A computed fold for a 464-nucleotide part of an RNA from an uncultured bacterium, annotated as small-subunit ribosomal RNA, 3' major domain. Rfam family: Bacterial small subunit ribosomal RNA.
Context: one part of a larger RNA
C1' cells in the first nucleotide's frame, strides 16, 4: 500500500423487514447430470452453466455412427488439351456413381481463316481442405462485481525509502454531486448533461384516415431550470412545505458499463500463430443418431376448481406481417380444412376472431360437467418423404392432482398478478421458449437489529 476480521463508526441496494405472486409435492414440455448405445456430434458447470451457442434436428441442417463411393478432390488461383453452354431419354445401383441414346453449336475480334474469352470434360502438379488440438500462444466479442462510484494523472509539497498529499475533514447528494476547509493547485476516464421513445401545447400540412372534426398521422417548435414564494442552515452546498403547470425536484423508459478482477467464456460465428491429418481427421452418398431412460438436477406449461367449468348473447386494444406472400365474400365439412377467386407491394386490401370483461341460463361442493396426461379409431395439412420423428382436427378413454417439507425465487405502480394479440426463425413444426404489444389491475414499505452484496473513513494482523 493492499487483503481479511464471527472489530468500530456512517451510508446503499426488493438485502431484510411490511406486503402479493410463486418454485420445491403432480401430469406434461423443454434443457442438463447420469446410465443406454455402433452413435446418442461438440461447447457451456457456484453467483457468471442448465427453454444457453439452438432467432426452428424428419432428408438437408449435422459436426456423430454403419455401410457404398471419390482422391488435384464439393470450393479457390495457375498450365496442357478437347468440346458452345444446356436439354431430353435409356440401362445397373439404396444413392453417390457408371455407362450409352438424341437434340444442339454461344460471345468478342477478324480476311470466311487464325486468335482471345465464359462454361464444361480430361490429364498433370504447385496446391486445396479438416466444426481435427491448443482459449493456458492469440484478436475480435461477451458475462460479471455494477449503472456500483469510483479510478488515475501532470506540477508542488512530506518521507532515508516503498509510499503519501490531492481524492481526507464537516455538511449534502442518486452520485468523487456539489459547497465549506485544508500543501496543495489544476486535469483525466467515469458520474450528470448532449441521444431516442412516451407524456402536454402550438404552428403548418391532410389522403389511402373521418359523417364531419380539435382524434389521428408528418414535420418543425415550446415546455421544468428548484425558475418563482415560505421556512431550516455557515443565510454556502442543499433540505421541507406551497403556487401556477400535462408534468416538479434525475418526469418515466431505454440507450449508454470508467481503472480493472475472475489465466472467466468463446480456436464451433468469424480471424489467427503453433502443431497434427493429406487415397484421409479431406469430400459425396443411403440409413440411423443428435428423439434412447431405472434415476437426479434446472426452466417453464396446466392445474388441483364455485372469485371456477359448461353454454348462449353482446362489446372494448395495440405492436407487427404481407407477391414463391396475406388471402375476403361465397359455398361444402362437426371439425381441422377444402373449394373459391375478390382486394391488395398496402394508414387503401388481407392476416384480424382480441381474451378476460359484462348479461342470461345451468353445474351444487364430488376426484365432480374440476383436471386433462395416457391410450384406441377416423380424418385434415406441410413435403420427394411424417415407422424411428412433425402439427392439426373429431369421436372414445379419462391417469396423477384437494395447495405442496427442509429449503427457495421474483416484484415498489400502469409495477406485480392476471388476460389475450403480433413478430423473427421458419415448406411444416415439436413454441409452454424468445423478443415485443396492448386489457385488467392491486397490496406493502414513513424501518436499517438481523441475513446478503457494496461504497467511505478507521482499527488490529504472525498474511501478500
Nucleotide at each position: 500500500a493492499g487483503a481479511c476480521g464471527g472489530g468500530g463508526a456512517c451510508c446503499c441496494a426488493c438485502a431484510c423487514a411490511a406486503g402479493c405472486g410463486g418454485u420445491g409435492g403432480a401430469g406434461c414440455a423443454u434443457g442438463u447430470g447420469g446410465u443406454u448405445u455402433a452413435a446418442u456430434u461438440c461447447g457451456a458447470c457456484a453467483a457468471u452453466a442448465a427453454g444457453c451457442g439452438a432467432g426452428g434436428a424428419a432428408c438437408c441442417u449435422u459436426a456423430c455412427c454403419a455401410g457404398g463411393a471419390c482422391u488435384u478432390g464439393a470450393c479457390a488461383u495457375c498450365c496442357c488439351g478437347g468440346a458452345a453452354a444446356u436439354c431430353u431419354u435409356g440401362c445397373a445401383g439404396a444413392a453417390a456413381u457408371g455407362u450409352g441414346a438424341g437434340a444442339g453449336u454461344g460471345c468478342c475480334u477478324u480476311u470466311a481463316u487464325c486468335g482471345g474469352u465464359a462454361u464444361c470434360c480430361g490429364g498433370a502438379g504447385a496446391c486445396a481442405g479438416g466444426u481435427g488440438c491448443u482459449g493456458c500462444a492469440u484478436g475480435g466479442u461477451u458475462g460479471u462485481c455494477g449503472u456500483c462510484a469510483g479510478c488515475u494523472c501532470g506540477u508542488g509539497c512530506c518521507u532515508u525509502g516503498a509510499g503519501g498529499u490531492g481524492u481526507u475533514c464537516g455538511g449534502u447528494u442518486a452520485a468523487g454531486u456539489c459547497c465549506g476547509u485544508a500543501a496543495a493547485c489544476g486535469a483525466g476516464c467515469g458520474c450528470a448533461a448532449c441521444c431516442c421513445u412516451a407524456g402536454u401545447c402550438c404552428u403548418a400540412u391532410g389522403u389511402u384516415g373521418u359523417a364531419a372534426u380539435u382524434u389521428c398521422a408528418u414535420a418543425g417548435g415550446a415546455g421544468a431550470c428548484u425558475g418563482c414564494c415560505u421556512u431550516g442552515u455557515c443565510c454556502a452546498a442543499c433540505g421541507a412545505g406551497g403556487a401556477g403547470g400535462a408534468a416538479g425536484g434525475u418526469u418515466a423508459g431505454g440507450a449508454u458499463g470508467a481503472c480493472g478482477u475472475c489465466a472467466a467464456a468463446u480456436c464451433a460465428g468469424c480471424a489467427u500463430g503453433g502443431c497434427c491429418c493429406u487415397u484421409a481427421u479431406g469430400u459425396u452418398c443411403u440409413g440411423g443418431g443428435c428423439g434412447a431412460c431405472a434415476c437426479a438436477c434446472g426452466u417453464g406449461c396446466u392445474a388441483c376448481a364455485a372469485u371456477g367449468g359448461u353454454c348462449g348473447g353482446u362489446a372494448c386494444a395495440a405492436c407487427g406481417g404481407g407477391c414463391a406472400g396475406c388471402c375476403a365474400a361465397g359455398u361444402c365439412g362437426u371439425a381441422a380444412g377444402a373449394c373459391g377467386g375478390a382486394g391488395c407491394a398496402a394508414a387503401u386490401c388481407c392476416c384480424u376472431a382480441a381474451a378476460a370483461a359484462c348479461c342470461g341460463a345451468u353445474c351444487c361442493a364430488a376426484g365432480u360437467u374440476c383436471g386433462a396426461a395416457u391410450u384406441g379409431a377416423g380424418g385434415g395439412c406441410u413435403g420427394c418423404a411424417a415407422c424411428u420423428c412433425g402439427c392439426c382436427c373429431u369421436c372414445a378413454u379419462g391417469a396423477a392432482g384437494u395447495c405442496g417439507g427442509a429449503a427457495u425465487c421474483g416484484c415498489u405502480a400502469g409495477u406485480a398478478a392476471u388476460c389475450g394479440c403480433g413478430c423473427a426463425u421458419c415448406a411444416g413444426c415439436c413454441a409452454u421458449g424468445g423478443c415485443g404489444c396492448g386489457g385488467u389491475g392491486a397490496a406493502u414499505a414513513u424501518g436499517u437489529u438481523c441475513c446478503u452484496g457494496g461504497g467511505u473513513c478507521u482499527u488490529g494482523u504472525a498474511c501478500u